[in-house]
RNA sequence: CGGGUAGUAGCGCAGGGGCUAGCGCACUUGGUUCGGGACCAAGGGGUCGGAGGUUCAAAUCCUCUCUACCCGA
Numbered sequence: 001c002g003g004g005u006a007g008u009a010g011c012g013c014a015g016g017g018g019c020u021a022g023c024g025c026a027c028u029u030g031g032u033u034c035g036g037g038a039c040c041a042a043g044g045g046g047u048c049g050g051a052g053g054u055u056c057a058a059a060u061c062c063u064c065u066c067u068a069c070c071c072g073a
Stems, first nucleotide, its partner, number of pairs: 001072007010025004018056001027043005049065005
């Protein structure tokens, strides 16, 4: 320098144009317990790596760009 993969909640991931942006763990509160763990119930947390474009509508499609990893030179 070229090519490829990935980037979505604190962590691991799903969602591939319209469906409330969701699942597990974690966190908070309450219950249970002498207390903790486990269990049960409820709750908070995201402007989807950044910018621009297409569209009535973009996490999703297109362009540029950033970061990490892989391959090649």
Molecule: transfer RNA
Organism: uncultured Spirochaetales bacterium